RNA sequence: GGCCCCGUCGUUCAAUGGAUAGGACGGAGGUUUCCGGUACCUCUGAUGUAGGUUCGAUUCCUACCGGGGCUA
Numbered sequence: 001g002g003c004c005c006c007g008u009c010g011u012u013c014a015a016u017g018g019a020u021a022g023g024a025c026g027g028a029g030g031u032u033u034c035c036g037g038u039a040c041c042u043c044u045g046a047u048g049u050a051g052g053u054u055c056g057a058u059u060c061c062u063a064c065c066g067g068g069g070c071u072a
Base pairs, nucleotide, nucleotide: 001071002070003069004068005067006066007065010025011024012023013022018055026044027043028042029041030040031039048064049063050062051061052060
């Protein structure tokens, strides 16, 4: 250099064009307890960037950025 894959809450994983982007772990608060833990309840927080297609994009297309792999 060429080709391929991936990029979503702090972490991990869903969402095959249509909802308020969902779950688990985590964090905060509360109930419980003498305290802590467990359990239960509530809250918290994300689509890499810029364009394009579409009535509608996490999803499809292009470029770029970042990570990984194959090849010379």